[in-house]
RNA sequence: AUAACGCAAAGGUAAACUUAUCGAAAGGUAAGGACACAAAGCCGUGGGUCUAACGUAACGUUUGUUACUAUGAUUGCCAGGUUGCCGAA
Repeated sequence: AUAACGCAAAGGUAAACUUAUCGAAAGGUAAGGACACAAAGCCGUGGGUCUAACGUAACGUUUGUUACUAUGAUUGCCAGGUUGCCGAA
C1' cells in the first nucleotide's frame, strides 16, 4: 500500500416514540430521542413489500360501497452500480 477484518480509540448515522409540518394514503421533512448500524453514504436500476388519490369495473342511486391498478412510497427488505473515514488486535 492492497485485500480481508472490527473486542480499541476518534469521528459518523439514528429505529420505536413525541411535537410541528407536507401528503388522499403509504410515507417524507425538521426538532427531540436512541433500537441498532462498518457503508444504516449515494443511485428506485431489478426483485420484494406498503399505499390506492386519479383511472377502470361491478353493485347502488345518497355526493355511496367493493374490487383491480403505480404514475406514489420504501435502499434501516434483498440484489446490483458507485464512492468512501479510522486502524487497536

This is a predicted structure of an 89-nucleotide RNA (c-di-GMP-I riboswitch aptamer) from Guptibacillus hwajinpoensis. RNAcentral holds the sequence, with entries from Rfam and Ribocentre. Model confidence (mean pLDDT): 82 of 100.